[in-house]
Context: one part of a larger RNA
RNA sequence: UGACGGGGGCCCGCACAAGCGGUGGAGUAUGUGGUUUAAUUCGACGCAACGCGCAGAACCUUACCUAGGCUUAACAUCCCGGGACAACCUCAGAGAUGAGGCUUCCUCUUCGGAGGCUCGGUGAUAGGUGCUGCAUGGCUGUCGUCAGCUCGUGUCGUAAGAUGUUCGGUUAAGUCCGGUAACGAGCGCAACCCUUGUCUUUAGUUGCCAUCAUUAAGUUGGGCACUCUAGAGAUACUGCCGGUGUUAAACCGGAGGAAGGCGGGGAUGACGUCAAGUCCUCAUGGCCCUUACGCCUAGGGCUACACACGUACUACAAUGGCAGAAACAAACCGUUGCGAUACCGCGAGGUGGAGCUAAUCGGUAAAACGCUGUCUCAGUCCGGAUUGGAGUCUGCAACUCGACUCCAUGAAGUUGGAAUCGCUAGUAAUCGUAGAUCAGCACGCUACGGUGAAUACGUUCCCGGGCCUU
Repeated sequence: UGACGGGGGCCCGCACAAGCGGUGGAGUAUGUGGUUUAAUUCGACGCAACGCGCAGAACCUUACCUAGGCUUAACAUCCCGGGACAACCUCAGAGAUGAGGCUUCCUCUUCGGAGGCUCGGUGAUAGGUGCUGCAUGGCUGUCGUCAGCUCGUGUCGUAAGAUGUUCGGUUAAGUCCGGUAACGAGCGCAACCCUUGUCUUUAGUUGCCAUCAUUAAGUUGGGCACUCUAGAGAUACUGCCGGUGUUAAACCGGAGGAAGGCGGGGAUGACGUCAAGUCCUCAUGGCCCUUACGCCUAGGGCUACACACGUACUACAAUGGCAGAAACAAACCGUUGCGAUACCGCGAGGUGGAGCUAAUCGGUAAAACGCUGUCUCAGUCCGGAUUGGAGUCUGCAACUCGACUCCAUGAAGUUGGAAUCGCUAGUAAUCGUAGAUCAGCACGCUACGGUGAAUACGUUCCCGGGCCUU
């Protein structure tokens, strides 16, 4: 100088408290440990590993195992020699591959040749998801969106260092004010950026419809008021009033206002910490392999199952289940695509193909909600696991190992011990919708809207953090 203390003082945070809903019990999905296995590829391990890398393992992916093959190689550059190669057909084979048949060049040209493509040879080399993240770059997590971390000059101290950055107020903030041997400055804070909330204006089709006509229908004429779309602007600054305060910074209350004191949300992550994570994204030092630790192929495995843990989904029901008729979104996606009306099928789906490169057409039905009827507290008209049968779709191919449909079956489960998690407002809870990945496969992830609460006395205590002091 720091760090630490079951030392002290001040302050903050869903940290506790006050509330709401969960997890821990059941079934299933998924990840992990363990065990098993020829292999169950590898990494990640308190918070900050465990629906994590994986935005999607039937083959491929794939790195693992077994078996069959190759050795200048699947890929790159150079040298020498030959020739078109490819496609197609036949045979052997699980295929890779091997044998045979058929067929047979292109561009430039000084006609010598050169280049492209391909086969063979030679060696230089290739190749390695092999090791080391404790040799590294880059990227990322975390403390933490916490308010801190430093520097120049000056001053003090023999020096390490101190001061500034401490003190009194104040703030979300080292935010600002006052004081002060300090005066200034930098990286952070804030603001500038995006989005949402209000208004004005420009524009008016594919959007909209107040007035006029028209129609089954904004369908058509007409219009651009309104909604909306997307460009440009305006608006909020403690600006105004009152009080408190040191005549300060600021705080409390009020007016006006769509919005009030950072309006809500996002992006943005200082100096550093954890030899944190990643050599399997990529790059890269060193080491190692080189007829194999490289490469090709088929099949298998990553999907195993006594068990243990994490994260989710579905429930245990009447604030509900089922049936019927009937409303109201936002966002996003679509030409190898989205696919309407119609017809067939109980259904998954099939036939078919209008329209759409999309504010025009399609995905598209929003669901919860509300209305009517029924069930009347039961392991039930709750719950849907499991199993049998029959099918649909994708795809060379659903046996290991896909999703979905129908019929039958109808398990556990009656609100969950100790313990533990999330959330302060359009939030929690609850309800659906879309997208990425993707041939197919979503209870995961990311985004979107609908309905829409309760509680916060307070800071003694638990956890984490900041400042001063010891």
RNAcentral holds the full RNA, with entries from ENA. This is a predicted structure of a 470-nucleotide part of an RNA (small-subunit ribosomal RNA, 3' major domain) from an uncultured prokaryote. It matches the Rfam family "Bacterial small subunit ribosomal RNA".